[in-house]
RNA sequence: AAAGGGCAAAUCCAUUGAAAGGUGGGGACGCAAAGCUACGGGUCUAAAGCUGAAAAGCUAUGAUAGCCGGGCCGCCGAA
Numbered sequence: 001a002a003a004g005g006g007c008a009a010a011u012c013c014a015u016u017g018a019a020a021g022g023u024g025g026g027g028a029c030g031c032a033a034a035g036c037u038a039c040g041g042g043u044c045u046a047a048a049g050c051u052g053a054a055a056a057g058c059u060a061u062g063a064u065a066g067c068c069g070g071g072c073c074g075c076c077g078a079a
Stems, first nucleotide, its partner, number of pairs: 006031002011026006029066001035072003039069003042064003049058003
């Protein structure tokens, strides 16, 4: 550079969750790891808890792998 393909953003419907978000179906913005994994950082949410007269604020035990890094596995090939 090819070949065979793979995944699936936003969003719509349904469902679940306090929320962030997740799951299934439709749908493709993109992705050579946009495969898996919460180990580190960042970011999001704040039910419960704490503070407050109230409004609100703080906080992860919740989430995010398509935020970055790490770890593990991995198709084809001029290699």
Predicted 3D model of a 79-nucleotide RNA (c-di-GMP-I riboswitch aptamer) from a soil metagenome. The sequence is in RNAcentral, with records from MGnify. The coordinates come from a structure-prediction model, not an experiment, and the mean pLDDT is 90. The model forms 100% of the base pairs in the Rfam consensus. It matches the Rfam family "c-di-GMP-I riboswitch aptamer". Rfam links the family to the GO term cyclic-di-GMP binding.